[in-house]
This is a predicted structure of a 584-nucleotide part of an RNA (small-subunit ribosomal RNA, 5' domain) from a Patescibacteria group bacterium. The coordinates come from a structure-prediction model, not an experiment, and the mean pLDDT is 83. It matches the Rfam family "Bacterial small subunit ribosomal RNA". Rfam links the family to the GO terms structural constituent of ribosome and ribosome.

Context: one part of a larger RNA
RNA sequence: GGAUUAACGUUGGCGGCGUGUCUAAUGCAUGCAAGUCGAACGGUCCCGCCCUCUAUGCUCGUGACAAAAGCUUUUGUAGUUUGAUUCAAAAUAAUUUGAUUCAAACAAGUCAUUAGUUGAGUGAUGGGCUUAGAGGGCGGGAUAGUGGCAAACGGGAGAGUAACACAUUGAUAACAUGCCGCCGAGAUGGGGAUAACUGCUCGAAAGAGUAGCUAAUACCCAAUGGUCUAACAGCUGUAAAACAGUUGUUAGUAAAGGAGUAAUCCGCUCGGCGAGUGGUCUAUGUCCCAUCAGGUAGUUGGUGAGGUAACAGCCCACCAAGCCAAUGACGGGUAGCUGGCGUGAGAGCGCGACCAGCCUCACUGGAACUGAGACACGGUCCAGACUCCUACGGGAGGCAGCAGCAGAGGAUCUUCCUCAAUGGCCGAAAGGCCGAAGGAGCGACGCCGCGUGCCGGAAGAAACCCUUCGGGGUGUAAACGGCUUUUCUUUGGGACUAAGCUUCGGCUGAAGGUACCAAAGGAAUAAGCACCUACUAACCACGUGCCAGCAGUCGCGGUAAUACGUGGGGUGCAAACGUUAUCC
Repeated sequence: GGAUUAACGUUGGCGGCGUGUCUAAUGCAUGCAAGUCGAACGGUCCCGCCCUCUAUGCUCGUGACAAAAGCUUUUGUAGUUUGAUUCAAAAUAAUUUGAUUCAAACAAGUCAUUAGUUGAGUGAUGGGCUUAGAGGGCGGGAUAGUGGCAAACGGGAGAGUAACACAUUGAUAACAUGCCGCCGAGAUGGGGAUAACUGCUCGAAAGAGUAGCUAAUACCCAAUGGUCUAACAGCUGUAAAACAGUUGUUAGUAAAGGAGUAAUCCGCUCGGCGAGUGGUCUAUGUCCCAUCAGGUAGUUGGUGAGGUAACAGCCCACCAAGCCAAUGACGGGUAGCUGGCGUGAGAGCGCGACCAGCCUCACUGGAACUGAGACACGGUCCAGACUCCUACGGGAGGCAGCAGCAGAGGAUCUUCCUCAAUGGCCGAAAGGCCGAAGGAGCGACGCCGCGUGCCGGAAGAAACCCUUCGGGGUGUAAACGGCUUUUCUUUGGGACUAAGCUUCGGCUGAAGGUACCAAAGGAAUAAGCACCUACUAACCACGUGCCAGCAGUCGCGGUAAUACGUGGGGUGCAAACGUUAUCC
C1' cells in the first nucleotide's frame, strides 16, 4: 500500500447493487416452513331439481251414509166376502165341518217394506295448492377415513471427518434407477378381508380395546406369457474365465381401472433402449508434530457357506502366517474439501464469508421399517440428558427451516408482504400448497454513483490569529448582485416485469401510487474526521514545566516544546475519517 462477513470512536444528505451470530452444533415461548388428488373408493354433511310415500292446513268435487220420531208414498204378507178345485173325518147318500190351492172384490185399520222429506248434515277415495318429514334418482359443493403420488427435493449448519471425504483421471465383463422419452407385447377368471361408520367398554389426557357392516387403482388366488428370472446343454467373442452375446430344454413369475354419449384421453402389467441420477472400485494430489518408531488377530491371504443392486473379511467356520512402516506406518494436534477469494510483477503465501459443486450432521447415542431412493431435520422404535402437562396411573417435545426470545460476545436485522414472476410437489384441468423464491424493512457493514451550488464581487469589511507595530493571514472567503434547480418540498400523471387462465364476457402485480415523467417553489434541506519533529504532505502563538501527557519506530516533555494541551493557520481524505484486529 491492498484486503476484510469486521468491531470501536467522532461525524452523518440521498440513491443503486450487495451483504449481515466469525462466539454457545447453548437453551428455546409463539406463529408459520409439505402437501395434494372426489376423474381410485365406500361413507358423511350441505344445496338445487325430479319421483314416490306419510302427515298438517286450504280448496274443488263425485259416490256413499244419515239415529229416534213424524208425514207422504211403493210393494208385500195378513184380513173380510163370494165362487171353484183337491184331500180327510162323520153319515147309506145328499150334506156338514176342517184343511189346501186358484180366481174376483174390498180397502178403514195393523205389520213389514220401497222412495222422498223434516230432523241434518257428515264429507272417505280423488284433483289442485301450501308446509314438514322419510325414501329413491340426478347434478353441484365440502371432506374425516381407505388408497395413490410427494414427503429422500427444496431450506439450514460445519459438530465430526486427515478419509476414496474432496479434486482430477480412469474402471464397472461387479451394479441400481420412481417420475420422463422411444420401442415391443399384454390386461382373462375368481376370492376373502378391513378402515371409515354403528354399538359397547377403558382412560384425566395422549389414546386404546371389543362386537358388527361395507368399497376400491388396497390385498390375495388361479390362467396366459415373451428378447424376463434360475438351472442345464451348444455356438461366437475376449489372452482366458465363473464373463458378454446368442440358440434350445425344463421350471417359475403379470396386470386396474377411471373420465367421457362416443371418438378418445389419463392410468395398469411385462420386457428392451435412452436420458438424467446414484452406488462401488482405481491412480495421483490434499496441514502440523519423530519430544509419536514400530503397528496389526478379522489382522494378511486361501477354501467353503452366508450376505448385497453389486465386488470384497462385508460377515461366519476352517486353514495358512501373513500385512503395513523413515518414500514416515501407528499415535497426537488441527481442519469440512473444491470451483474460487485476498495479496503479489511472478513464483508464492494466506483464506475457504456470500454464490456454485461434493461430503457430513439434524437434542446425544444406537437401530431398523417403508420405499425406486433414507437408516430419513419438521417419520418410527430403544436408551440418555433436558424441558413441559398430569386426576400421580401416565403422557408430550426437539428452530444447525423463516421470523423471534434468552444467553454468550467487541459484534451481526423484521415475530413484515406476496405466491404477481421463476421454480418445486400433487392434480385431466381449474386449482391447492410452498418462510424455496420474489420483494419490502433495519444496519455507512462494503462497493459504486450523486449532492451539499455556479458566476461576479475589495489591494481586501467586521471578528479572530500573528507581528519587527510598518504590517501580514484567514480571503473572493463573507456580505452584496446575477444565475441554475441535480437534490429537496408540493401537485398532477404513472409503469416494464404478463407468460398465463377463461364460462371467450373477461380475470390476474406482492413490490407500488414505487421507479419514471411533467409543473411550481426556493440556495433553498445537506461536512466532517484525522494529522502537521523525521519517516510523511502540512507552523506559528500561548499554556504546561520529566508534571500533565504523547508515541507505529527512532523518541518528545526537567521555563523560549513546530512532538503534551488550546487557539489561529495549514495538509490529507471526504459521507465519511481515524483506531484496533487479521492476511499478503